Predicted 3D model of a 93-nucleotide RNA (THF (Tetrahydrofolate) riboswitch aptamer) from uncultured Lawsonibacter sp. Of the family's consensus pairs, 93% are formed in the model. The prediction has a mean pLDDT of 85. Rfam family: THF (Tetrahydrofolate) riboswitch aptamer. A reference for the family is Trausch and Batey (2014), "A disconnect between high-affinity binding and efficient regulation by antifolates and purines in the tetrahydrofolate riboswitch", Chem Biol. Rfam links the family to the GO term tetrahydrofolate metabolic process. Taxonomically the source falls in Lawsonibacter (Bacteria, Bacillota, Clostridia, Eubacteriales).
RNA sequence: CAGAGUAGGCCCAGCGCGUCAAGUGCUGCCGGAUGGGAAGUUGCCGGCGGACGAAGGGAGCUUUUAGCCCGCGAUGCUGUGCCGCAUCCGCUG
Numbered sequence: 001c002a003g004a005g006u007a008g009g010c011c012c013a014g015c016g017c018g019u020c021a022a023g024u025g026c027u028g029c030c031g032g033a034u035g036g037g038a039a040g041u042u043g044c045c046g047g048c049g050g051a052c053g054a055a056g057g058g059a060g061c062u063u064u065u066a067g068c069c070c071g072c073g074a075u076g077c078u079g080u081g082c083c084g085c086a087u088c089c090g091c092u093g
């Protein structure tokens, strides 16, 4: 001098959940984890509180319900690809 490497983010796919509204996005407070180590937030996660938005439809059977199909949801998980920490120390060339 150069490089590797996190949390996480986006697309796609699969399997689910909800569509009788949870989940999710926003916000206040508290806590937690976070490249190999230390430490850290403007990023992330959890808890509690608050405000707020939503796409349902179809066929047949049936008393209803349930199930099925096609959608929809600031939807969950997993996998591929892409992007990817600033400080000090360390690793590789």
Base pairs, nucleotide, nucleotide: 001093002092003091008083009082010081012079013078014077015076016075017073018072019071026050027049028048029047030046031045032044036089037088038087040085056070057069058068